The part of an RNA shown here (small-subunit ribosomal RNA, 5' domain) has 526 nucleotides and comes from an uncultured bacterium. RNAcentral holds the full RNA, with entries from ENA and SILVA.
Context: one part of a larger RNA
RNA sequence: GGAUGAACGCUAGCGGCAGGCUUAAUACAUGCAAGUCGAGGGGCAGCGCAGUGUAGCAAUACAUGGGCGGCGACCGGCAAACGGGUGCGGAACACGUACGCAACCUUCCUUUAAGUGAGGGAUAGCUUUCGGAAACGAAAAUUAAUACCUCGUAAGAUCACGGUGUGGCAUCACAUUGUGAUUAUAGCUCCGGCGCUUAAAGAUGGGCGUGCGCCUGAUUAGGUAGUUGGCGGGGUAACGGCCCACCAAGCCUACGAUCAGUAACUGGUGUGAGAGCACGACCAGUCACACGGGCACUGAGACACGGGCCCGACUCCUACGGGAGGCAGCAGUAAGGAAUAUUGGUCAAUGGACGCAAGUCUGAACCAGCCAUGCCGCGUGGAGGAUGAAGGUCCUCUGGAUUGUAAACUUCUUUUAUUUGGGAAGAAACCCAUGUUUUCUAAUAUGGUUGACGGUACCAGAUGAAUAAGCACCGGCUAACUCCGUGCCAGCAGCCGCGGUAAUACGGAAGGUGCAAGCGUUAUCC
Numbered sequence: 001g002g003a004u005g006a007a008c009g010c011u012a013g014c015g016g017c018a019g020g021c022u023u024a025a026u027a028c029a030u031g032c033a034a035g036u037c038g039a040g041g042g043g044c045a046g047c048g049c050a051g052u053g054u055a056g057c058a059a060u061a062c063a064u065g066g067g068c069g070g071c072g073a074c075c076g077g078c079a080a081a082c083g084g085g086u087g088c089g090g091a092a093c094a095c096g097u098a099c100g101c102a103a104c105c106u107u108c109c110u111u112u113a114a115g116u117g118a119g120g121g122a123u124a125g126c127u128u129u130c131g132g133a134a135a136c137g138a139a140a141a142u143u144a145a146u147a148c149c150u151c152g153u154a155a156g157a158u159c160a161c162g163g164u165g166u167g168g169c170a171u172c173a174c175a176u177u178g179u180g181a182u183u184a185u186a187g188c189u190c191c192g193g194c195g196c197u198u199a200a201a202g203a204u205g206g207g208c209g210u211g212c213g214c215c216u217g218a219u220u221a222g223g224u225a226g227u228u229g230g231c232g233g234g235g236u237a238a239c240g241g242c243c244c245a246c247c248a249a250g251c252c253u254a255c256g257a258u259c260a261g262u263a264a265c266u267g268g269u270g271u272g273a274g275a276g277c278a279c280g281a282c283c284a285g286u287c288a289c290a291c292g293g294g295c296a297c298u299g300a301g302a303c304a305c306g307g308g309c310c311c312g313a314c315u316c317c318u319a320c321g322g323g324a325g326g327c328a329g330c331a332g333u334a335a336g337g338a339a340u341a342u343u344g345g346u347c348a349a350u351g352g353a354c355g356c357a358a359g360u361c362u363g364a365a366c367c368a369g370c371c372a373u374g375c376c377g378c379g380u381g382g383a384g385g386a387u388g389a390a391g392g393u394c395c396u397c398u399g400g401a402u403u404g405u406a407a408a409c410u411u412c413u414u415u416u417a418u419u420u421g422g423g424a425a426g427a428a429a430c431c432c433a434u435g436u437u438u439u440c441u442a443a444u445a446u447g448g449u450u451g452a453c454g455g456u457a458c459c460a461g462a463u464g465a466a467u468a469a470g471c472a473c474c475g476g477c478u479a480a481c482u483c484c485g486u487g488c489c490a491g492c493a494g495c496c497g498c499g500g501u502a503a504u505a506c507g508g509a510a511g512g513u514g515c516a517a518g519c520g521u522u523a524u525c526c
Base pairs, nucleotide, nucleotide: 001526002525003524004523006522007521008520009519010518013378014377015376016375017374018373019371020370021336026334027333028332030331031330032329035078036077037076040075041074043071044070047069048068049067051064052063053062054061055060085289086288087287095213096212097211098210099209100208101207104206105205109202110201111200112199113198114197115196116195117151118150119149120148127140128139129138130137131136156183157182158181159180160179161178162177163176164175165174166173167172187194188193215261216260217259222252223251224250227249228248229247230246232244233243234242264286265285266284267283268279269278270277271276291312292311293310294309295308314325315324316323317322342368344367345366346365350364351362352361353360354359381412382411383410384409391403392402393401394400395399418462419461420460421459422458426453431448432447433446434445435444436443437442470515471514472513473512474511475496476495477494482509483508484507485506491498492497
């Protein structure tokens, strides 16, 4: 000099863009953060409408009412493994890079091909009864499905046994072909379509392996028995001591094994001429974790943050018998700390889940609020104006110098602030209507519909210099000097050093210098 996720002191007008618990992976009140589909299903708790009944002259009121719109709970499907958070652990194929799998899986999606036949038994819900303080549970009766099961079919796929061909000395490998075994389906419909099953290929996402790179310590020198390899099995989507039986005695290590300490890694960020050094907030990729530890279930995918079981610690409810919970999601609270924000708005856009769709959900996201935390931009007025005013300060004191064109005064402008009026882009779609092409689907044209931010940005007008400057320093380094007070005192200080009666170094004043909505100090890095 530069830099910061900074903090502290004094000060503070505005805007744009960004950033905002670095500490206790400490504990959490409250609300929200993952649902959706009635075009899978039985149904009908609540809402609404036909219809029906009763009362009434009528308006209307009451009752009834799965017939309809729709739909709580329930069965079923898909999603919940994404998105969001944090950095505990981990020195490891975790990460980075390059490659490999002749050792693998892949829901949804795309393309292609084939199929979608027949039947059955239950069970939630509802109803009844019972137990319990609750959480919840038990029994009986009854019912449906794209839930479950059986039979049939088997193109294809897998396996077994043969045949043929090619390669090979051979075990065998590849191609092709025959026989046998195993393996599938589900319907809905507004009749347009949407689904379901199987196979092949692709795409996407993952799994596994290898080479190289990857912090410190020798005041850590030997470490290792499933350890290293083989054979045979088990297990897995798949290879493998991944696991097991048997056999051999190997394997790593001074090019640092083992042990100990520290640490998420990277793209990158800061600095520097570079080499390097330091760092890894925000954004992006990967990994790990979800109160501490362990385990599996479901599923294409988890050993699963807002799923399950067990143990433990803690908190809460209880009728004392027993139950409930997990903010390292968004806000918010307590605590810790020098220190870090609102219990806000909207799904309008982008993206995601579900749905044919309308749409629903979405603390992802987009916005708004708070904070000078940073970067950038703008302003706090411009021109003229000499009695060089008053006042202050200083000096060689009837006077002069300086503050100083500074002020007053005259005139101009109005960014900004205030106020009045207008007022966006971000929106194109989905969808609806009409038309064209078309057998239909579909494509396409025109019109309509949709904005949280926000009456915001922006534009125009009005008034009036009106609403807006501080902080640090002035001995040398280092730009900027005089007076008064103090008298080795009080104090200053980054280093050298100032202060003991003329202190440009302490305190105040006047003047000056530097930066400026900031300026200084502290901490840390180069």